[in-house]
RNA sequence: GCCUGAAAAGGGCAAACCGUCCGAAAGGAUGGGGCGCAAAGCCUCUGGCCUACGUCGCGCGGACACGCGGGAUAGGGCUGCAGGGCUGCCAGG
Numbered sequence: 001g002c003c004u005g006a007a008a009a010g011g012g013c014a015a016a017c018c019g020u021c022c023g024a025a026a027g028g029a030u031g032g033g034g035c036g037c038a039a040a041g042c043c044u045c046u047g048g049c050c051u052a053c054g055u056c057g058c059g060c061g062g063a064c065a066c067g068c069g070g071g072a073u074a075g076g077g078c079u080g081c082a083g084g085g086c087u088g089c090c091a092g093g
Base pairs, nucleotide, nucleotide: 002093003092004091005090012037013036017032018031019030020029021028022027035080041086042085043084045083046082047081048078049077050076053075054073055072056071058069059068060067061066
């Protein structure tokens, strides 16, 4: 330096769910919790996925203002969906 994670040591992270707060939502923060994780450390680059405040069509109602319904769309999210980049503990080869 590369490959591997069966066993071990010392540790680490923390799903669902619950409380509080933030958010239009998706979701997030924090405390509890602990399903799992050898990068479930960092970036958020690519694909994927989620949501639709706003915006743009469509339909209906309305004198207008606008309202309701439905569709499309990320300037919003997820990274514990996969790939990529950077870094790293222990053990074995």
c-di-GMP-I riboswitch aptamer from a Syntrophales bacterium, 93 nucleotides, folded computationally. The source organism's lineage runs through Bacteria, Pseudomonadati, Thermodesulfobacteriota, Syntrophia and Syntrophales. Its Rfam family is "c-di-GMP-I riboswitch aptamer". From the family's description: GEMM was predicted in a large-scale screen for bacterial structured RNA regulatory elements.